[in-house]
Context: one part of a larger RNA
Molecule: large-subunit ribosomal RNA, domain II
Organism: Aliterella atlantica CENA595
RNA sequence: GCCGGCGAGUUAUAGGUACUGGUAGGUUAAGGCACUUGGUGCUGAAGCCAAAGCGAAAGCGAGUCUGAAUAGGGCAAUUAAUCAGUAUUUAUAGACCCGAACCCGGGUGAUCUAACCAUGUCCAGGAUGAAGCUUGGGUAACACCAAGUGGAGGUCCGCACCGACUGAUGUUGAAAAAUCAGCGGAUGAGGUGUGGUUAGGGGUGAAAUGCCAAUCGAACCCGGAGCUAGCUGGUUCUCCCCGAAAUGUGUUGAGGCGCAGCGGUGACGAUUAUAGUUUGGGGGUAAAGCACUGUUUCGGUGCGGGCGGCGAAAGCUGUACCAAAUCGAGACAAACUCAGAAUACCAAACGCACACGUCACCAGACAGACGGUGGGGGAUAAGCUUCAUCGUCAAGAGGGAAACAGCCCAGACCACCAGCUAAGGUCCCCAAAUUGUCACUAAGUGAUAAAGGAGGUGGGAGUGCAAAGACAACCAGGAGGUUUGCCUAGAAGCAGCCAUCCUUGAAAGAGUGCGUAAUAGCUCACUGGUCAAGCGCUCCUGCGCCGAAAAUGAACGGGGCUAAGUGACGUACCGAAGCUGUGGGAUAAUUUGAUUAUCGGUAGGGGAGCGUUCUGUAGUAGGAAGAAGCACUAGCGGCAAGCAGGUGUGGACGAAGCAGAAGUGAGAAUGUCGGC
Numbered sequence: 001g002c003c004g005g006c007g008a009g010u011u012a013u014a015g016g017u018a019c020u021g022g023u024a025g026g027u028u029a030a031g032g033c034a035c036u037u038g039g040u041g042c043u044g045a046a047g048c049c050a051a052a053g054c055g056a057a058a059g060c061g062a063g064u065c066u067g068a069a070u071a072g073g074g075c076a077a078u079u080a081a082u083c084a085g086u087a088u089u090u091a092u093a094g095a096c097c098c099g100a101a102c103c104c105g106g107g108u109g110a111u112c113u114a115a116c117c118a119u120g121u122c123c124a125g126g127a128u129g130a131a132g133c134u135u136g137g138g139u140a141a142c143a144c145c146a147a148g149u150g151g152a153g154g155u156c157c158g159c160a161c162c163g164a165c166u167g168a169u170g171u172u173g174a175a176a177a178a179u180c181a182g183c184g185g186a187u188g189a190g191g192u193g194u195g196g197u198u199a200g201g202g203g204u205g206a207a208a209u210g211c212c213a214a215u216c217g218a219a220c221c222c223g224g225a226g227c228u229a230g231c232u233g234g235u236u237c238u239c240c241c242c243g244a245a246a247u248g249u250g251u252u253g254a255g256g257c258g259c260a261g262c263g264g265u266g267a268c269g270a271u272u273a274u275a276g277u278u279u280g281g282g283g284g285u286a287a288a289g290c291a292c293u294g295u296u297u298c299g300g301u302g303c304g305g306g307c308g309g310c311g312a313a314a315g316c317u318g319u320a321c322c323a324a325a326u327c328g329a330g331a332c333a334a335a336c337u338c339a340g341a342a343u344a345c346c347a348a349a350c351g352c353a354c355a356c357g358u359c360a361c362c363a364g365a366c367a368g369a370c371g372g373u374g375g376g377g378g379a380u381a382a383g384c385u386u387c388a389u390c391g392u393c394a395a396g397a398g399g400g401a402a403a404c405a406g407c408c409c410a411g412a413c414c415a416c417c418a419g420c421u422a423a424g425g426u427c428c429c430c431a432a433a434u435u436g437u438c439a440c441u442a443a444g445u446g447a448u449a450a451a452g453g454a455g456g457u458g459g460g461a462g463u464g465c466a467a468a469g470a471c472a473a474c475c476a477g478g479a480g481g482u483u484u485g486c487c488u489a490g491a492a493g494c495a496g497c498c499a500u501c502c503u504u505g506a507a508a509g510a511g512u513g514c515g516u517a518a519u520a521g522c523u524c525a526c527u528g529g530u531c532a533a534g535c536g537c538u539c540c541u542g543c544g545c546c547g548a549a550a551a552u553g554a555a556c557g558g559g560g561c562u563a564a565g566u567g568a569c570g571u572a573c574c575g576a577a578g579c580u581g582u583g584g585g586a587u588a589a590u591u592u593g594a595u596u597a598u599c600g601g602u603a604g605g606g607g608a609g610c611g612u613u614c615u616g617u618a619g620u621a622g623g624a625a626g627a628a629g630c631a632c633u634a635g636c637g638g639c640a641a642g643c644a645g646g647u648g649u650g651g652a653c654g655a656a657g658c659a660g661a662a663g664u665g666a667g668a669a670u671g672u673c674g675g676c
Stems, first nucleotide, its partner, number of pairs: 001676006011093013025049003031043005053060002063075004096234002099231001103224006114198009123188001125157003128153001132149006161185003165182005200216001202212003209218001237609006247260005262364001263362007276350006288337002293333003297329005304322002306319005368393010398409003413584004418580003424574003427559003433571001435570006446561001452546002456543010473530005479503003485497002509524001513522002585599006610665001612662006622653001629649005
């Protein structure tokens, strides 16, 4: 892991409610008697509920309490109960099952290990060479020096022995801590044998919360004990009807509960509720506005101030400075509003059984998610967070979006090799147009993005020039006073400053740019000619271009497409579990016997059934001419759980139906036992 067996709402007592039955007041409990071995029948009104309530009570009583009250008000009075059974639910019990870590009580442990006590035992070899001593030297005597002797030490090197610093291997190991190669101590606070002592909030500890039998922030065993678990997991047959919530509020509350909201079932109830229409309302949001409160730009007037002048002072005066207030123009606001929508909300009338209200009982839910809209927080970030409102998912299948809970279309009772459509599509993958008309795009844009950039290209508007010849190109001219004046080393159109005239002329600047040391030179403006018909500028707009870099090759779904891209209009077709058609089923309501409506569904509520074991009927029907069980079976019936028939096997039991009682249905619980 698979297969098979086992495996979870039970029982008692006391209540609530519903249904069924008895009685109309209901009913017996203990006990007793009778018959009976496991019980039944008959007794037994003690007691309980009901029959009257109100008041704290005394008490009064169809009333009573409050009260001064005969007022007002509160609660009653208009009647149905009770005893059983069944179902459901609540309470108390282990209370649907499994699951703690813990706490407490009584015991068992120091053969592991920690420390200690008693008594034994062990430590190859080598090195170093303390004190002391001896001899010699030395001293007045010591001291001191040298050599020798000597053999100290938590001394040195290093076996046994003890340990465990590093690395590798091992990691379902050879081993629940080892092996290999190195490593530390190795006469000591050393190692070790045997016997003994200390025990669980206790021991022991050169102290690590270490160790106390592979167990230690409190050992192990049994018991309290089925501790408790607002937590996790699991909870077994079928069909039918309805069908939520993830909110408010309170909570030592936040992943739990109580109440309300939302669901189910039943009873009752008014034309009540409601979609919608009409009418009537209040509002202060959006937008807007500046009349208030604030903010704010420019201009006019200029209180007051700054600065300057005059004056001894008072003061006078100037001002291209600041600026109150006010006027004109222009703006901003969640905590501004002179005014002010749409919606929404409220009321009334009319109004689709789609319903609504009240009561009783039974719940679940109180982690929501995304999308649209209006806001707050954040960075006008987040598949972010928090409200309001609507939708979908949750609990919703089907079609579309390549794939894709929350987007678009659309709500699946069943069947059909029938039809029509929605969103979305119609070249092929792939059902249906290589469809029609008019445009655009050349970028594979389509089929990812900004600021910004550009004689890409289409459309529109405006304006200027143009056969008296524009624009572009080419040919020619582009001069003189003059090198204007100043400045300067120089300044001659062209470093810079000022001025910017006159003449000739078709035209020609006291000069547009290049250039020179300064000149020179080239060129432009401007003019003529050649040519010949449109040319230039500005704004708006459609579609494109660049901007455009990420890690395996890969973001049209692919092929591929110049439309099979984009915009506008049209026709046809495809396309779903939508709608229709045909047949069938169920539920509900009404009419009445056949219409109408409904039938997605998690939590959850309600209803109807199937099957298993046992009991009664039952020593039954049946059964060796073959029971149960087991296996197979295009068969039969049923919507399903399932039921029956046949064949084989099997070899002795044993139904159906009608009732009753439960150890009553497994795929999941790191379930449990067995097998493989």